RNA sequence: CCUGAAAAGGGCAAACUUAGGGAAACCUAAGGACGCAAAGUCAUGGGCCUAAGGAGAAUAUCUCUAUGGUCGCCAGACUGCCAGGU
Numbered sequence: 001c002c003u004g005a006a007a008a009g010g011g012c013a014a015a016c017u018u019a020g021g022g023a024a025a026c027c028u029a030a031g032g033a034c035g036c037a038a039a040g041u042c043a044u045g046g047g048c049c050u051a052a053g054g055a056g057a058a059u060a061u062c063u064c065u066a067u068g069g070u071c072g073c074c075a076g077a078c079u080g081c082c083a084g085g086u
């Protein structure tokens, strides 16, 4: 540097439930495992979700908008365990 078929020590934890936070998306903790070799970290670019506030408007259960969220959507940056290969 490349790879993750097998193995060892292990790690993380989707849905769902409960409690708390939040306008919501969603987050945190505990339980729980669908999965994951970066499912470790960073919202930097794109995507996606939400729309409190703001704006629009035909006044509505409407539309737009991130400064909110998601890294378990993709890319990028940084870091890292084990094994095999070079």
Stems, first nucleotide, its partner, number of pairs: 001085004011036002016031006034072001040078003044075003047070003053065004

A computed fold for an 86-nucleotide RNA from a Clostridiales bacterium, annotated as c-di-GMP-I-GGC riboswitch aptamer.
The coordinates come from a structure-prediction model, not an experiment, and the mean pLDDT is 85.